[in-house]
Notes
A computed fold for a 504-nucleotide part of an RNA from Streptomyces albogriseolus, annotated as small-subunit ribosomal RNA, 5' domain. Its Rfam family is "Bacterial small subunit ribosomal RNA". The prediction has a mean pLDDT of 89.
Context: one part of a larger RNA
RNA sequence: GAUUGAACGCUAGCGGGAUGCUUUACACAUGCAAGUCGAACGGCAGCGCGGACUUCGGUCUGGCGGCGAGUGGCGAACGGGUGAGUAAUGUAUCGGAACGUGCCUAGUAGCGGGGGAUAACUACGCGAAAGCGUGGCUAAUACCGCAUACGCCCUACGGGGGAAAGGGGGGGAUCGCAAGACCUCUCACUAUUAGAGCGGCCGAUAUCAGAUUAGCUAGUUGGUGAGGUAAAGGCUCACCAAGGCCGCGAUCUGUAGCUGGUUUGAGAGGACGACCAGCCACACUGGGACUGAGACACGGCCCAGACUCCUACGGGAGGCAGCAGUGGGGAAUAUUGCACAAUGGGCGAAAGCCUGAUGCAGCGACGCCGCGUGAGGGAUGACGGCCUUCGGGUUGUAAACCUCUUUCAGCAGGGAAGAAGCGAAAGUGACGGUACCUGCAGAAGAAGCGCCGGCUAACUACGUGCCAGCAGCCGCGGUAAUACGUAGGGCGCGAGCGUUGUCC
Numbered sequence: 001g002a003u004u005g006a007a008c009g010c011u012a013g014c015g016g017g018a019u020g021c022u023u024u025a026c027a028c029a030u031g032c033a034a035g036u037c038g039a040a041c042g043g044c045a046g047c048g049c050g051g052a053c054u055u056c057g058g059u060c061u062g063g064c065g066g067c068g069a070g071u072g073g074c075g076a077a078c079g080g081g082u083g084a085g086u087a088a089u090g091u092a093u094c095g096g097a098a099c100g101u102g103c104c105u106a107g108u109a110g111c112g113g114g115g116g117a118u119a120a121c122u123a124c125g126c127g128a129a130a131g132c133g134u135g136g137c138u139a140a141u142a143c144c145g146c147a148u149a150c151g152c153c154c155u156a157c158g159g160g161g162g163a164a165a166g167g168g169g170g171g172g173a174u175c176g177c178a179a180g181a182c183c184u185c186u187c188a189c190u191a192u193u194a195g196a197g198c199g200g201c202c203g204a205u206a207u208c209a210g211a212u213u214a215g216c217u218a219g220u221u222g223g224u225g226a227g228g229u230a231a232a233g234g235c236u237c238a239c240c241a242a243g244g245c246c247g248c249g250a251u252c253u254g255u256a257g258c259u260g261g262u263u264u265g266a267g268a269g270g271a272c273g274a275c276c277a278g279c280c281a282c283a284c285u286g287g288g289a290c291u292g293a294g295a296c297a298c299g300g301c302c303c304a305g306a307c308u309c310c311u312a313c314g315g316g317a318g319g320c321a322g323c324a325g326u327g328g329g330g331a332a333u334a335u336u337g338c339a340c341a342a343u344g345g346g347c348g349a350a351a352g353c354c355u356g357a358u359g360c361a362g363c364g365a366c367g368c369c370g371c372g373u374g375a376g377g378g379a380u381g382a383c384g385g386c387c388u389u390c391g392g393g394u395u396g397u398a399a400a401c402c403u404c405u406u407u408c409a410g411c412a413g414g415g416a417a418g419a420a421g422c423g424a425a426a427g428u429g430a431c432g433g434u435a436c437c438u439g440c441a442g443a444a445g446a447a448g449c450g451c452c453g454g455c456u457a458a459c460u461a462c463g464u465g466c467c468a469g470c471a472g473c474c475g476c477g478g479u480a481a482u483a484c485g486u487a488g489g490g491c492g493c494g495a496g497c498g499u500u501g502u503c504c
Base pairs, nucleotide, nucleotide: 001504004501006500007499008498009497010496013371014370015369016368019364020363021329026327027326028325030324031323032322035074036073037072040071041070043067044066047065048064049063050061051060052059053058081282082281083280090207091206092205093204094203095202096201099199100198101197104195105194106193107192108191109190110189112146114144115143121136122135123134124133125132126131152161153160154159166187167186168185169184170183171182174181175180208254209253210252215245216244217243220242221241222240223239224238225237226236227235257279258278259277260276261272262271263270264269284305285304286303287302288301307318308317309316310315335361337360338359339358343357344355345354346353347352374404375403376402377401384395385394386393387392408445410440411439412438413437414436418431421428422427448493449492450491451490452489453474454473455472459488460487461486462485463484469476470475
């Protein structure tokens, strides 16, 4: 000199776009952060409409709009957070073969006929609660057989095995009392082939420090067979062999998420890995599986532990490293905000609903960028201050004064784009009456901080007297201090300026 997720001191006008717990992966009050589908189903707790009855108080009725709870489907494995662990089961790059895949795309073939339950509900019962039990009723795209099988799976090649579900819209003839059958469109469903994207697995190379860590290893290394997995494999097991790694650093110890990148540097290199993006790991601590296409699952389950809370003492409930917010720690880090209008995601045929993702707003000069605090004229060089050799010098065109301008801030009027879609139409913007435009008034509301001995740009006076103090290094101060303190003047930067930390 340059850097910063900074902090501290003094100071502070405006805007933009960024950024903000680096420390205790410490503990958390409260609210919200994952739902949706009535076009899968039985129904009807509540609301509205219609209808019936009415003593005019109301009662009944799923008929309609809809819909709490329930069965069922999809989602909840994404998105969001954190960096504890991990030195390699990770990451980066380049390869590989023995795999899986919901939704999506393209193709092929189907979608026939039956059955038994169960929640809701109801009747009882237990419990303080959380919740639970028994009996009875009922539906389905829930569940289970049967039929069928182009392709599919197994096979000893003879053969054997395996599927499905319906919902909605419209409709001419025919059938039917009707519902409907039937036709058609659409969404779903089953099997299978291929694709895309995604994921699992393997190898090579690279990937911090310590030898005051030199030996490490028994499923260890390999084989045969078996099991297991979506899949190769000591992944697991039985048997057999005695191997495998290591001075090109094994093992052990310490430290650490990795990368694209960031920063510095002419480069080589060094340091770092906040924000953004990719991968990984974790979700109170440890362990485990279930469901599922996908998890060994942050806002799921079970067990154990620590902690907190409720309790009728019998027993229960919880997990902010989601967004806000609280306590604590700390030099230090923000609002318990608005909206789904846009982008994206989940569900849905759609309307739509949900979305602390996201879009915005709020707070902080924390950094970056831009703008302003006025412009031109103005000497007899005013007053005042400071210095003085007492002549004057300097502050200084600075001020006053004259002529202008009005950015920004202020007030008033107007006022967006961002909107595509959706909807029959009306309509639909959180930001926001914001940006922007026009007008008005008046220089009016807006400058500080550090330094001035050398390095290093900038000097005098007074005070002090090795005191008080300064200091990055050299060093200043003991009576003429350009080095301390104050003043005048000057230098540097400027809404900032210094100091401290940090890295090159």